[in-house]
RNA sequence: CCACUGCAGUAAAUAAUCGCGGCCUCCGUUUAGGAGGGUGAGGAAAGUCCGGGCUCCACAGGGCAGGAUGCCGGAUAACGUCCGGUAGAGGUGACUCUAAGGCCAGUGCAGCAGAAAUAUACCGCCUUUCCGCAAGGAAGGGUAAGGGUGGAAGGGUGGUGUAAGGGACCACCGCCUCCGAGGUAACUAGGAGGGCAUAUGUAAACCCCAUCCGGAGCAAGACCAAAAAGAAAGCGACAGGUUUGCCCGACCUGCUUUCAGGUAGGUCGCUUGAGGCUGUCGGCAACGACAGUCCUAGAUAGAUGAUUAUUGCAAACGCAGGAAUGUGUUUGAACAUAACCCGGCUUAUAUCUGCGGUGGCAAC
Numbered sequence: 001c002c003a004c005u006g007c008a009g010u011a012a013a014u015a016a017u018c019g020c021g022g023c024c025u026c027c028g029u030u031u032a033g034g035a036g037g038g039u040g041a042g043g044a045a046a047g048u049c050c051g052g053g054c055u056c057c058a059c060a061g062g063g064c065a066g067g068a069u070g071c072c073g074g075a076u077a078a079c080g081u082c083c084g085g086u087a088g089a090g091g092u093g094a095c096u097c098u099a100a101g102g103c104c105a106g107u108g109c110a111g112c113a114g115a116a117a118u119a120u121a122c123c124g125c126c127u128u129u130c131c132g133c134a135a136g137g138a139a140g141g142g143u144a145a146g147g148g149u150g151g152a153a154g155g156g157u158g159g160u161g162u163a164a165g166g167g168a169c170c171a172c173c174g175c176c177u178c179c180g181a182g183g184u185a186a187c188u189a190g191g192a193g194g195g196c197a198u199a200u201g202u203a204a205a206c207c208c209c210a211u212c213c214g215g216a217g218c219a220a221g222a223c224c225a226a227a228a229a230g231a232a233a234g235c236g237a238c239a240g241g242u243u244u245g246c247c248c249g250a251c252c253u254g255c256u257u258u259c260a261g262g263u264a265g266g267u268c269g270c271u272u273g274a275g276g277c278u279g280u281c282g283g284c285a286a287c288g289a290c291a292g293u294c295c296u297a298g299a300u301a302g303a304u305g306a307u308u309a310u311u312g313c314a315a316a317c318g319c320a321g322g323a324a325u326g327u328g329u330u331u332g333a334a335c336a337u338a339a340c341c342c343g344g345c346u347u348a349u350a351u352c353u354g355c356g357g358u359g360g361c362a363a364c
Base pairs, nucleotide, nucleotide: 001360002359003358004357005356006355007354008353009352012311013310014309015308016307017306018305020040021039023037024036025035026034027033042335046346047345049344050343051342052341053340054217055216056215057214066213067212068211069210070209071085072084073083074082075081086100087098088097089096090095101208102207106206107205108202109201110200122147123146124143125142126141127140128139129138130137131136155173156172157171158170159169160168174196175194176193177192178191179190181188182187221268222267223266224265230259231258232257233256234255235254239253240252241251242250243249275294276293277292278291279290280289281288282287313332314331315330316329317328318327319326320325
C1' cells in the first nucleotide's frame, strides 16, 4: 500500500427569515388572542416478531387439549435475547455459521433410474445335472467380492479362509454397551467387552421425551360530566288533559329539588424509568454492586418543517504543479417520523471515523 476480518461510533455544522406542538413569565376583566423566554424524534422512532412492567377480567387444586422452546453452563424482571464454552461445518488465516433432543418407542413418506429400496441375483463369479467331439448352451443351486442403477445397495481398509464368496474369522478404524479418570456440565482422552438384525434419508412428517405458558390490551383502565332513557320526594301558586252536565276530589302531563345514568366533551393514566452519564470495585464476558451527577418530547388525527447564506464532506470537469497538493465551477447528501413504557430480534440505510487483528505485495 492492497484485500479482508472483529468491535465501537457518526447520521454535517453555524447564522438569518418565515412557520408549528407542549411548558414558564407577562399583557389582556374572562374567553379568544398577543409579547418574551426556554424546549421539541431515531439508530433504527419501522416491521409489530418475541419477552417483561402496568391495567382490567378470570382463578381452591389437579388433568386433557393447544402453543412455544430444544447441546452445556451462566446473565437477566423476563425472553425464542445476550455472554462464555462443547460438538459439527466453512475459510490459508483473522474469523464466521448451525432449528445442535430422539428415526437402536411406534407409524408414515421417499420422484426417476435400477433385477432389487430393507429387501433383491440383471451382468459377473463358483458349482451340480443334462446336451454337445469341442467351443459352448439349458435348467437348478451358492454368492452382495467386482460391474451397472441410485442421494442411499446389510459399516470401511487390508488379510485369513473358501468351489466362489460373505464379520464366516483376524488386525486397525467406525458403531454400540460397560468401566474408571478429567471437567459444574455439554464433552474429552483412554481401557474392557460385543461381530455389529441399531445400521439409507426424513422429526421445518405424525409422534415421543423434557421445560415453560390464564385471557385481553393505554381504543387497557380511573375520574368529572352538557345530552337521552330512568327513580324518589315536594308543590297545587300557574298551565293543559282524563274522569263529569258542573264543582270538589283523584290521576296523568307539568314545575322544583335530589339521585341514578353515562353520550359529546374534558382530566388523569403520560412519561422519574428494570432511566442516562462518569468513576471505582467484582466477573474472561454478558452483567452486577457502590458512589457522584443529570432530568432530556408528550401531541390526540397527531407539532418537530421550509427557504437562503457561509463553512465542512463526496463526486465530476477545468486550471496550476514533476508529484504531494492547492484552487474554481457544477452537482449530491440516505433509510426513515415518537403516540403507555422498557429489554431484545429482524429488516432498511448516503457519507465518514476510531481501536484490535489476519493474509498478500514492496522497500528498508
This is a predicted structure of a 364-nucleotide RNA (Bacterial RNase P class A) from a Lachnospiraceae bacterium. It is recorded under the gene name rnpB. Model confidence (mean pLDDT): 76 of 100. RNAcentral holds the sequence, with entries from ENA. The model forms 94% of the base pairs in the Rfam consensus. Lineage of the source: Bacteria > Bacillati > Bacillota > Lachnospirales > Lachnospiraceae. Rfam family: Bacterial RNase P class A. The family's RNA type in Rfam is ribozyme.